[in-house]
This is a predicted structure of an 85-nucleotide RNA (c-di-GMP-I riboswitch aptamer) from a soil metagenome.
RNA sequence: GAUAAAGGCAAAGCCGGUGAAAGCCGGCGACGCAAAGCCAUGGGUCUACCGCCGUGAAAACGACCAUGACCGCCAGGCCGCCGAA
Numbered sequence: 001g002a003u004a005a006a007g008g009c010a011a012a013g014c015c016g017g018u019g020a021a022a023g024c025c026g027g028c029g030a031c032g033c034a035a036a037g038c039c040a041u042g043g044g045u046c047u048a049c050c051g052c053c054g055u056g057a058a059a060a061c062g063a064c065c066a067u068g069a070c071c072g073c074c075a076g077g078c079c080g081c082c083g084a085a
Stems, first nucleotide, its partner, number of pairs: 001082001008033002013028006031072001037078003041075003044070003051064001053062003
C1' cells in the first nucleotide's frame, strides 16, 4: 500500500495488585490504531520519595530538583505480519 480478507493491539471507565507520586501489572471493557511492535536518542509532557533552600519551637507547609515515568505527543533509530491491482 486496497472503503478487501486473515491475524493483532486496546482509550475512557470499573475491579484487584503495586508504587511516595506520575505511572505500571492483571481482569473486564473498546475510544481508537497500519507499526497503538520495540528503543527515552533529541524535543515535549507528568510526578517529586530522597536531596537542597525557605518559613516554623516542632509537627508540618511551600519553592527547586529526575536519578522516576509517558513511545496511544512529535521527530529519529531498529525490527516485523498479511496482501490485490